[in-house]
Context: one part of a larger RNA
RNA sequence: CGCAGGAAUCCUGAGGGGGGCCGCCUUCAGUACGAGAGGACCGAGGCGGACGCACCUCUGGCGUGCCGGUUGUUCCGCCAGGAGCAGGCGCCGGGUAGCCACGUGCGGGAGUGAUAACCGCUGAAAGCAUCUAAGCGGGAAGCACGCCCCGAGACAGGGAUUCCCAGGGGGCACGGGCCCCCCUGGAGGCCCCCGGCACACCACCGGGUCGAUAGGCCGCAGGUGCAGGCGCGGCGACGCGCACAGCCGAGCGGUACUAACAGGCCGUGAGG
Numbered sequence: 001c002g003c004a005g006g007a008a009u010c011c012u013g014a015g016g017g018g019g020g021c022c023g024c025c026u027u028c029a030g031u032a033c034g035a036g037a038g039g040a041c042c043g044a045g046g047c048g049g050a051c052g053c054a055c056c057u058c059u060g061g062c063g064u065g066c067c068g069g070u071u072g073u074u075c076c077g078c079c080a081g082g083a084g085c086a087g088g089c090g091c092c093g094g095g096u097a098g099c100c101a102c103g104u105g106c107g108g109g110a111g112u113g114a115u116a117a118c119c120g121c122u123g124a125a126a127g128c129a130u131c132u133a134a135g136c137g138g139g140a141a142g143c144a145c146g147c148c149c150c151g152a153g154a155c156a157g158g159g160a161u162u163c164c165c166a167g168g169g170g171g172c173a174c175g176g177g178c179c180c181c182c183c184u185g186g187a188g189g190c191c192c193c194c195g196g197c198a199c200a201c202c203a204c205c206g207g208g209u210c211g212a213u214a215g216g217c218c219g220c221a222g223g224u225g226c227a228g229g230c231g232c233g234g235c236g237a238c239g240c241g242c243a244c245a246g247c248c249g250a251g252c253g254g255u256a257c258u259a260a261c262a263g264g265c266c267g268u269g270a271g272g
Base pairs, nucleotide, nucleotide: 001153005164006163007162008161009160010159011158015150016149017148018147021049022048023047024046025045026044027043033038051107052106053105054104055103059101060100061099062098066094067093068092069091070090071086072085073084074083075082076081111145112144113143118138119137120136121135165271167182168181169180170179171178172177183269188266189265190264191263192208193207194206195205196204213259214258215257216255217254218253219252220251222248223247224246229242230241231240232239233238
């Protein structure tokens, strides 16, 4: 910009994409078959591999400053207690959210239709025979559906529901129209702002005081692992007690304390 008024929400599904794998065991049954050796079809049940999608409850990994430990050194006057640096985490032990796989869940199907090779029925040409010439059945991991995703710019431009607009004047045209002035500015959208499980930008999603959108604060979960200080014990390093303590990113909930303020713009007047 288009989809002959504008808008919001929800659909339809032309078309496109994804998926489509394989093995083993048990049973049927030591049955059918076979002299024996051997040994099934059909059907039923179970397990597994690889692959794919999703997820983070469990297990495990990262988790750059969440907690703790610790060496050297510098500084905070000293002790105590801390901070900086030693990597762009000093090193080490853990680790929430999140992201992940080594973890967990799920998938391949069933079913329907038309078929391939192939197997048939009826059956002539050709008194026989023949699955084929007329006609009719069966038959694949394959094809079309079915399952999952995208999808109306699908130009044959789709559908449903709901919402919005019911002013005036003038000029030129005379088949719809165009132009000017005044009034009006809807539904809805955007800008802007607070954010996100969205994201390169944009877009998408949530919120904007009629508010829990983010921050703060409070509580909880969760992580570290028992703070500082004081007391007691020990010559001391250190240990014990107050104390499952103190501290604490992202999680869950609550609460207007802070910030979403103040505002602006687009969009019309019933539709060839």
RNAcentral holds the full RNA, with entries from ENA. Large-subunit ribosomal RNA, domain VI from Treponema sp., 272 nucleotides, folded computationally. It matches the Rfam family "Bacterial large subunit ribosomal RNA". Taxonomically the source falls in Treponema (Bacteria, Pseudomonadati, Spirochaetota, Treponematales).